[in-house]
RNA sequence: GGGCGUGUGUCCGAGUGGCCAAAGGAGACGGGCUGUAAACCCGUUGGCGUUAGCCUACGAUGGUUCGAAUCCAUCCGCGCCCA
Repeated sequence: GGGCGUGUGUCCGAGUGGCCAAAGGAGACGGGCUGUAAACCCGUUGGCGUUAGCCUACGAUGGUUCGAAUCCAUCCGCGCCCA
C1' cells in the first nucleotide's frame, strides 16, 4: 500500500430501517435470607419528571429517509490476510 472484518451502556456482548435508553451476562447500589460474610433471591442501574411523557446517546463528521445503533460517503482506532 491492497483486501476482509470490527467499533454498542462501567465492562463483556446480542441487536430485520419504526415494536430500542438497546436482549442477556458481569460489576455497582439498595433490599431479603444469614450470628457475620460468601452463595442464593428480588429491585434499580443516562438526565428531567409522581405518572404520562420529554431530552440526549451505539468511534467521529456529514448524507439518505417521515423515521438511522441499523443504509451510504469520508475519516479515526483495532484485528486478520496479502504485498
This is a predicted structure of an 83-nucleotide RNA (transfer RNA) from a Phycisphaerales bacterium.
The source organism's lineage runs through Bacteria, Pseudomonadati, Planctomycetota, Phycisphaerae and Phycisphaerales.
Rfam family: tRNA.